[in-house]
RNA sequence: CGGGUGGGCUGGAUGGCCGCGGCUGCCGGGUCAUUCCGGUUGUCGAGGAAAGUCCGGACUCCAAGAAGCAACGGUGCCGGGUAACCCCCGGGCGGGGAAACCCGACGGAAAGCGCCACAGAAAUCAAACCGCCUCGCAAUGCCGGGGUAAGGAUGAAACGGUGGGGUAAGAGCCCACCGCGGAGCUGGCAACAGCUCCGGCACGGCAAGCCCCACCGGGAGCAAUGCCAAAUAGGGACCCCGCAGCGUGCAAGCGCCGGGUUGCUUCGAUCCAGGGGUCCGGGUUGGCAGCUAAAGCGCGCCUGGCAACAGGCCGCUCAGAGGAAUGGUCAUCCAAGGGGGCAACCCUGGGACAGAAUCCGGCUUACAGGCCUUCCCGCGCA
RNA sequence: GGGCCACUAGCUCAGGCGGUUAGAGCGCGGUCCUGAUAAGACCGAGGUCUGUGGUUCGAGUCCACAGUGGCCCACCA
Numbered sequence: 001c002g003g004g005u006g007g008g009c010u011g012g013a014u015g016g017c018c019g020c021g022g023c024u025g026c027c028g029g030g031u032c033a034u035u036c037c038g039g040u041u042g043u044c045g046a047g048g049a050a051a052g053u054c055c056g057g058a059c060u061c062c063a064a065g066a067a068g069c070a071a072c073g074g075u076g077c078c079g080g081g082u083a084a085c086c087c088c089c090g091g092g093c094g095g096g097g098a099a100a101c102c103c104g105a106c107g108g109a110a111a112g113c114g115c116c117a118c119a120g121a122a123a124u125c126a127a128a129c130c131g132c133c134u135c136g137c138a139a140u141g142c143c144g145g146g147g148u149a150a151g152g153a154u155g156a157a158a159c160g161g162u163g164g165g166g167u168a169a170g171a172g173c174c175c176a177c178c179g180c181g182g183a184g185c186u187g188g189c190a191a192c193a194g195c196u197c198c199g200g201c202a203c204g205g206c207a208a209g210c211c212c213c214a215c216c217g218g219g220a221g222c223a224a225u226g227c228c229a230a231a232u233a234g235g236g237a238c239c240c241c242g243c244a245g246c247g248u249g250c251a252a253g254c255g256c257c258g259g260g261u262u263g264c265u266u267c268g269a270u271c272c273a274g275g276g277g278u279c280c281g282g283g284u285u286g287g288c289a290g291c292u293a294a295a296g297c298g299c300g301c302c303u304g305g306c307a308a309c310a311g312g313c314c315g316c317u318c319a320g321a322g323g324a325a326u327g328g329u330c331a332u333c334c335a336a337g338g339g340g341g342c343a344a345c346c347c348u349g350g351g352a353c354a355g356a357a358u359c360c361g362g363c364u365u366a367c368a369g370g371c372c373u374u375c376c377c378g379c380g381c382a
Numbered sequence: 383g384g385g386c387c388a389c390u391a392g393c394u395c396a397g398g399c400g401g402u403u404a405g406a407g408c409g410c411g412g413u414c415c416u417g418a419u420a421a422g423a424c425c426g427a428g429g430u431c432u433g434u435g436g437u438u439c440g441a442g443u444c445c446a447c448a449g450u451g452g453c454c455c456a457c458c459a
Stems, first nucleotide, its partner, number of pairs: 001378004006373005012333007020045004025040006047353001051364002054362005059221004065267005072217005077091005092106001093104004107212002112210002114206003129152002131148006137141001160178006179201001180199008225289004235280007245256004258272004282458003296316003300313005334351001337348004383455007392408004401439001410426005432448005
């Protein structure tokens, strides 16, 4: 210098004017008051994905409390991180690449069931179309019997592979190596790897088919939920469960028993008068809380760790609206595009994907351009 | 904002457990019938099964991600 590879950052900048939303202070007005309205000053005001809603949580309600079972759903090599995860980090194994590096839904098919179309003799009980070998003969053949599975043919896949021996021809029939299975030893927390010995092979594929094993998970979701105010016909139909009993007490009540409150059971809690559910009808479209200082942020430092991350110190406060603000314009500049010029430069034009809605941690998807950096390969020079 | 469902011919729908030519009705085109039209009879065309990737020998069907469309959810008594 060229080609590749992994990671990180950024996502136009500065200023003026006008406008919008939140908060604080001040002024004026209304109100008994809480507070409301208007003006003004200061300050803050979208993202790396705010998105898809694909996962995991916080929080609230279901009394939401405990234990077990069933059903359903999910996860799936091993170890670690985390509040948790289908996330992240490190390692193992398999695959791709010359390498850096990348990819992997990666438990179990000798627990069982099921499926494997067409073709093919045969798709896992078994079996043989052509061929090879051998035997037979009234028929020497496109014949019949027997042996065989090396070769051919079919298929996505054919009951281990290669080589040698052996044989009538062949065959794990025998041997060596590889594969497969079992046992032991060594290394490793483990997944797993290496070595040694044994077994002639019994065991094809599919679990993103049912299933088995291990582990995890209760349901609903901020339109959850709580409070205040206003208004209305405190309405109708259907369904479900109840109203039982005993003891004590003057009574209220308490206790026992029974029943309801989740698929079931047990404990516990609560209710027993009316409660609950579905549908139809009626009224309102107001306010406050939940709501943003938190599993918070920091290209700050130290310690531990290969790392994810954890701990400590220091610094910072970073939208909180509620039918929903975050906008417009002007000037100067920046990057990319087009045109002109030898060049300095000039003219033109226009900002990628996209817009918070209870809040976090991830994944995935969309994205013009720019900047920094690790490593690999090739070439050249010193 | 939250939850759920669907996508197959121009339109409306079938296609249980994956199997090789994806069907039906209406519509469309042609021929016959009729003096002509309608009806009727016969024949035919028309499909990236929303897209991309994966599992499998094989995907409309199974799995994942994306896209488009649709439905439901307020409070009070």

Predicted 3D model of RNase P RNA and transfer RNA as a complex of 459 nucleotides.
Rfam match: Bacterial RNase P class A. Gene Ontology terms of the family: tRNA processing, ribonuclease P activity and dimeric ribonuclease P complex. Rfam classes the family as a ribozyme.